[in-house]
RNA sequence: GAGACAAAACGGCAAACCCGCCGCGAGGCGGGGGCGCAAAACCAGGGGCCUCCUUCGGAGGCGGCCCAGUUGCCCAA
Numbered sequence: 001g002a003g004a005c006a007a008a009a010c011g012g013c014a015a016a017c018c019c020g021c022c023g024c025g026a027g028g029c030g031g032g033g034g035c036g037c038a039a040a041a042c043c044a045g046g047g048g049c050c051u052c053c054u055u056c057g058g059a060g061g062c063g064g065c066c067c068a069g070u071u072g073c074c075c076a077a
Base pairs, nucleotide, nucleotide: 012037013036017032018031019030020029021028022027035064041070042069045067046066047065048062049061050060051059052058053057
């Protein structure tokens, strides 16, 4: 110096639920809240789930469901 990996620290994010706004809806944004998270950061490409419609099909939502891709903090024996 590099690899692997436990615990901890500095910080970070923020489920349910509540309030406000937007949306037909799934859901999104902001505030409170904190179940959890080392990728709970980004990405809707593949699968999956969900919503709406005029259901051959079309238009959308979910990255805190999985895979692929991109980036990334600390780290003992």
The RNA shown here (c-di-GMP-I riboswitch aptamer) has 77 nucleotides and comes from a Thermoleophilaceae bacterium. Of the family's consensus pairs, 95% are formed in the model.